[in-house]
RNA sequence: GCCACCGUAGCUUCAAUUGGCAGAGCACCGCAUUCGUAAUGCGGGGGUUGCGGGUUCGACUCCCGCCGGUGGCU
Numbered sequence: 001g002c003c004a005c006c007g008u009a010g011c012u013u014c015a016a017u018u019g020g021c022a023g024a025g026c027a028c029c030g031c032a033u034u035c036g037u038a039a040u041g042c043g044g045g046g047g048u049u050g051c052g053g054g055u056u057c058g059a060c061u062c063c064c065g066c067c068g069g070u071g072g073c074u
Stems, first nucleotide, its partner, number of pairs: 001073007010026003014023001020057001028044005050066005
C1' cells in the first nucleotide's frame, strides 16, 4: 500500500426479526430485608449507535469519505 470483518451505556466475542419508540446482563445509585455486611427482592440514572456528509416522511440498519481495532496479502 491492497482486501475482508468489526466499532451501540463504565464493561461485554452482546441485542434491536430484512429502514419505524435504542435494549439486555454485569457494574453504579436508592429503598426493602438483616443487629450489621454480603446475598436476595423492588425501583432508578446513564447513549451525539466511532466521526462527518448523502438518500429517505423516517437511518444502529442503505450509500460515500475519514478515524480506530482485528485478520489476511504484498